This is a predicted structure of a 136-nucleotide RNA (c-di-AMP riboswitch aptamer (ydaO/yuaA leader)). The sequence was found by an Rfam model in a public genome assembly. Of the family's consensus pairs, 92% are formed in the model.
[in-house]
């Protein structure tokens, strides 16, 4: 001195999955409060289609092909996320899942649940807005 690993702090990304405040030696553990998301649930409307089940989050669906059906696995289109702000276009690199369980249309009031778990050493190229500093 270079590389590659792992660990702790910090920065940054998807994702509703955060924040604060109390107790506690305590980062853990309860407790509250906010704040974000889901889901059930009149009237009125709608819908009359229930094995060809049905139905819910969600970006996460259709086809084709292998295969004894399933399940797996490959492929193609469609959808999604990132390349430290927002649009455009290109280009790279991903990800394409999971649950209720015969049962739910919308749906005020009320009822009810969830704040998980996963990446990242780099943050491309062009043009367009818009905001910030700094001179005069």
């Nucleotide at each position: 001195a270079c590389c590659a690993c792992a660990u702790a702090c910090g920065g940054g990304c998807c994702u509703a999955g955060u924040u604060c405040c109390g107790u506690u030696g305590a980062u853990g553990a309860c407790g509250g409060a906010a704040a974000c998301g889901g889901g059930g649930g009149a009237a009125c409307c709608a819908u009359c289609u229930u094995c060809u089940g049905g139905g819910g989050u969600u970006a996460a669906u259709u086809c084709u092909g292998u295969u004894c059906c399933a399940a797996a696995c490959a492929g193609a289109a469609g959808g999604g996320a990132u390349g430290c702000u927002u649009c455009u276009g290109c280009c790279a690199u991903c990800c394409u899942a999971c649950c209720c369980g015969u049962c739910a249309g919308c749906u005020a009031a009320c009822c009810u649940c969830g704040u998980c778990g996963g990446c990242u050493a780099a943050a491309g190229c062009a043009g367009a807005u818009c905001g910030a500093u700094u001179u005069u």